[in-house]
Order: sequence, then structure tokens, then C1' cells
RNA sequence: UUCUCAAGAGAGAGUUGAUUUUUCGGCCGCCGAAGAGGCAAGCCUGUCAUAUGCUGGUGAUCAUAUGCAGUGUGAAACUUUCAGGCAAAAGGACUGGGAA
Repeated sequence: UUCUCAAGAGAGAGUUGAUUUUUCGGCCGCCGAAGAGGCAAGCCUGUCAUAUGCUGGUGAUCAUAUGCAGUGUGAAACUUUCAGGCAAAAGGACUGGGAA
């Protein structure tokens, strides 16, 4: 990582038209735990600024610290609700058992 077994929450059986069921469209109201998107500290980077160190002086380079900058990196059960979902069924993060 994949398969399998167990358990597994939330939210209108909303309304309306079409439709044999399934389903599709309109109108509202909701949920977060498939998936997907977003970011905190820290880290990284810099033709940047300041200070300190090395120095007889100047300059350059280097190092450290602070600040500033960045389509940089950076997590979730947080957040967005795009997707998905709101009787049952199906699905379902995480967890545990087994196997490859």
C1' cells in the first nucleotide's frame, strides 16, 4: 500500500414536475467521517536592513542574532462545504483482527 472481517457518527422519508423502480430537474433547509481545497508554529531562501564576531585601518567574505520579504515548505478529527451525504440499503474517516 492492497484485499478481507468486525464495529462505525451527523443532517428534511422536505416540497414540486417528469419518471415503472432506480433516477433526473426546480425551490428551500441542513450534515461532515469517502475524496478534494485552505493554513499555524517551525524550517528554508534572500543582490535586503541593523548589530556582533574575525581585522592596525578600509573593504570583501564568512558566521550568529534580530527585523523585513516570499504564488517557498509546512498538520489535523481545525476549516471550506467543491464533491458527497440527510428513512432503510449502499457508502463511510478513525480503530481492531486476518492475509499478501